[in-house]
RNA sequence: UCCUGAUCAGGGCACACCCGGGGAAAGCCCGGGGUCGCAAAACCGCGGGGCCUCACUUCGGUGGUUUCGAAGCGGCCGGCCGUGGUCUCCGGG
Numbered sequence: 001u002c003c004u005g006a007u008c009a010g011g012g013c014a015c016a017c018c019c020g021g022g023g024a025a026a027g028c029c030c031g032g033g034g035u036c037g038c039a040a041a042a043c044c045g046c047g048g049g050g051c052c053u054c055a056c057u058u059c060g061g062u063g064g065u066u067u068c069g070a071a072g073c074g075g076c077c078g079g080c081c082g083u084g085g086u087c088u089c090c091g092g093g
Base pairs, nucleotide, nucleotide: 002093003092004091005090012038013037017033018032019031020030021029022028036079042086043085044084045083046082047081048080049077050076051075052074056072057071058070059069060068061067
């Protein structure tokens, strides 16, 4: 440096759920608790896939303020898949 593994050691992260906060909302974000699991469940990008509500834009329905539905050049995404880059503890080769 590359491949491979999670059993050894040291550790790391944190599902569901609970509390507080942000947000229109979210399989959303932040903090605390918690600990199902994870060998990259560390970080970042891309493609797919998915979630969100009507806060923004557009379209349609309604006689019409209202309201309803649909969409996205709107918001979001892990521990859903693929792929690329960077960093990294231990064991074996």
This is a predicted structure of a 93-nucleotide RNA (c-di-GMP-I riboswitch aptamer) from uncultured Archangium sp. The sequence was found by an Rfam model in a public genome assembly. The coordinates come from a structure-prediction model, not an experiment, and the mean pLDDT is 78.